[in-house]
Description
A computed fold for a 72-nucleotide RNA from an Oscillospiraceae bacterium, annotated as transfer RNA. Its Rfam family is "tRNA". Rfam describes the family as follows. Transfer RNA (tRNA) molecules are approximately 80 nucleotides in length. The family's RNA type in Rfam is transfer RNA. The sequence was found in a public genome assembly. The coordinates come from a structure-prediction model, not an experiment, and the mean pLDDT is 81.
């Protein structure tokens, strides 16, 4: 140098046009003498960045930044 595949809360993760699932972790609350376990409640007006299509874009097009691979 080609080419592919990925970037979503703190973390891991779904979702492939119609206003973002779920677990984990933190908080906060019930319950206890106190905890600890159970259960409740809560977290994305900006889905890596910019631009375009569209009524509508986390999803589709362009560039771009990082990451992993494969090929020379």
């Nucleotide at each position: 140098g080609g080419c592919g595949c990925c970037a979503u809360a703190g973390c891991c993760a779904a979702g492939u046009g119609g206003u973002a699932a779920g677990g984990c972790a933190a908080a906060g609350g019930u319950c206890u003498g106190c905890a600890a376990a159970a259960c409740c409640u809560c977290u994305a007006u900006u889905c890596c960045c910019c631009g375009g299509u569209c009524c509508g874009a986390a999803u589709c097009c362009g560039g771009g930044u990082g990451g992993c691979g494969c090929c020379u």